[in-house]
RNA sequence: UUCUUAUCAAGAGAGAUGGAGGGAUUUGGCCCGAUGAAGUCUCAGCAACAGGUUAUUUAACACUGUGCUAAAUCCAACAAGUUUUCAACUUGGCAGAUAAGAA
Numbered sequence: 001u002u003c004u005u006a007u008c009a010a011g012a013g014a015g016a017u018g019g020a021g022g023g024a025u026u027u028g029g030c031c032c033g034a035u036g037a038a039g040u041c042u043c044a045g046c047a048a049c050a051g052g053u054u055a056u057u058u059a060a061c062a063c064u065g066u067g068c069u070a071a072a073u074c075c076a077a078c079a080a081g082u083u084u085u086c087a088a089c090u091u092g093g094c095a096g097a098u099a100a101g102a103a
Stems, first nucleotide, its partner, number of pairs: 001103008013043005021032003026077004044069003049065003052061003073095001078092006
């Protein structure tokens, strides 16, 4: 990097540094940001995917490997459908993120 499987409306932030962007990508929207964005560091926290441990009936525990800590994966985009049809909603798909396995 690619493929397969599972999950994605729950949960969880302070400080230091930094100095203008950020919310994956494109477009449109809507937000966050000098009352300090991204990034980096420290500490803290959340979370049972894999390992592990303890239980023994499918559970508990952050010990290990990851991951995560504004807003549904912030919303939409493509298709089908429903309705009270300048629109709203539902389902599926695409894309993406994370984990485990494989090449």

This is a predicted structure of a 103-nucleotide RNA (SAM riboswitch aptamer (S box leader)) from Seinonella peptonophila. The RNAcentral record of the sequence draws on Rfam and Ribocentre. The source organism's lineage runs through Bacteria, Bacillati, Bacilli, Thermoactinomycetaceae and Seinonella. Of the family's consensus pairs, 91% are formed in the model. Its mean pLDDT, the model's own confidence on a scale to 100, is 84.